């Protein structure tokens, strides 16, 4: 780098540095942003996965050790199917992305 499985509408801030765009890619929208966004670091916090405890098992709960996360649903949509009240409406699925675990 790639593979498999699972999950992704809940949750969660302060300070410092730095300086212009950022929200995965492309397109169309929509948000955030010099009242400093995005990013990095530190200390917190949250609790998605692993892990520990508890539980007859599962589930639920609990802890926060390992990763992770902490603007707007993966911000929304784009591809397909079904539905109907026929609207670029609703639902489902696919594709793509992110995170975790595992195998190699």
């Nucleotide at each position: 780098a790639g593979g498999u499985u699972a999950u992704c509408g809940a949750g969660a801030g302060u300070g410092a540095c730095a300086a212009a765009g950022a929200g995965a890619a492309c397109u169309g929208g929509c948000u955030c942003c010099a009242c400093g966004a995005c990013g990095u670091c530190a200390c917190u916090g949250c609790a998605a996965c692993c892990u520990g405890c508890c539980u007859u098992u599962c589930g639920a709960g609990u802890a926060a050790g390992g990763u992770g996360c902490u603007u707007c649903a993966a911000c929304c949509a784009g591809c397909a199917a079904a539905g109907c009240a026929u609207g670029c409406c609703u639902u489902u699925g696919a594709a793509u992305g992110a995170u975790a675990a595992c195998a190699a």
Model confidence (mean pLDDT): 84 of 100.
A computed fold for a 104-nucleotide RNA from Bacillus benzoevorans, annotated as SAM riboswitch aptamer (S box leader).
The model forms 97% of the base pairs in the Rfam consensus.
The sequence was found by an Rfam model in a public genome assembly.
Lineage of the source: Bacteria > Bacillati > Bacillota > Bacillaceae > Bacillus.